[in-house]
Context: one part of a larger RNA
Molecule: large-subunit ribosomal RNA, domain VI
Organism: Erysipelotrichales bacterium
RNA sequence: CGAAGGAGAUUUGAGGAGAGCUGUCCUUAGUACGAGAGGACCGGGAUGGACCUACCGCUGGUGCAUCGGUUGUUCUGCCAAGAGCAUAGCCGAGUAGCUAAGUAGGGAAGGGAUAAGCGCUGAAAGCAUCUAAGCGCGAAGCCCCCUCCAAGAUGAGAUCUCCCAUUCUUAGGAAGUAAGACCCCUUGAAGACUACGAGGUAGAUAGGUCAAGUAUGGAAGCACAGUGAUGUGUGGAGUAGAUUGAUACUAAUCGGUCGAGGG
Numbered sequence: 001c002g003a004a005g006g007a008g009a010u011u012u013g014a015g016g017a018g019a020g021c022u023g024u025c026c027u028u029a030g031u032a033c034g035a036g037a038g039g040a041c042c043g044g045g046a047u048g049g050a051c052c053u054a055c056c057g058c059u060g061g062u063g064c065a066u067c068g069g070u071u072g073u074u075c076u077g078c079c080a081a082g083a084g085c086a087u088a089g090c091c092g093a094g095u096a097g098c099u100a101a102g103u104a105g106g107g108a109a110g111g112g113a114u115a116a117g118c119g120c121u122g123a124a125a126g127c128a129u130c131u132a133a134g135c136g137c138g139a140a141g142c143c144c145c146c147u148c149c150a151a152g153a154u155g156a157g158a159u160c161u162c163c164c165a166u167u168c169u170u171a172g173g174a175a176g177u178a179a180g181a182c183c184c185c186u187u188g189a190a191g192a193c194u195a196c197g198a199g200g201u202a203g204a205u206a207g208g209u210c211a212a213g214u215a216u217g218g219a220a221g222c223a224c225a226g227u228g229a230u231g232u233g234u235g236g237a238g239u240a241g242a243u244u245g246a247u248a249c250u251a252a253u254c255g256g257u258c259g260a261g262g263g
Stems, first nucleotide, its partner, number of pairs: 001152001005163007015149004021049007033038001051106005059100004066093005071086006110144003117137004164262001166175003180258004184200005205251003208247005214240003221234005
């Protein structure tokens, strides 16, 4: 820009993409077959490998603004308590998120038309012949079935809902609007930007606060015990990023722009 008014949703599927793998064991059955040795088709069931998809409840990894321990040094006047730097100084744990080695699921089954092949009927050619007319069976392959994208499929589809028939005009058009959308702002399990999603006071969108959860592991101060290092009590203490919920305390204020009049 188009899709013959302007919008908001929900869809159909022309077409396209993906997937498509396979082992072992049990049973049928030591049956059919075979002198024996050996040893099935068909069918039923179980369990793996590799690959793919999704997820984080479990097991773990990571977790550089979480908690604790600790060395050296500088500083906060000193003690104590802390802060900076030293690979995150080093070390022990670890929520959310992201993850695999973790957990689920998938290939199937089914239908149609076939290939090689196997047939039925059957002449040319009184016989024979799957083929010439005609009719079947038949594959991990083909077309459906499964998953995803998809009406720029210009062949531009369908359904539902909303907005209405304004004003000016040189009759070409223009303007202010409606439904609605955008700018702007608070932002997100969305994200390079954009886009997408949730919101913008008639509000829980983010931060803060409170509570819970979770992590760390027993804060500081004080008291007591010990010559002291240290230990014990106060006290599952203190602290805390992402999690869950509540709460307008802070910030989404105020505003602006676009957007139909219908062959």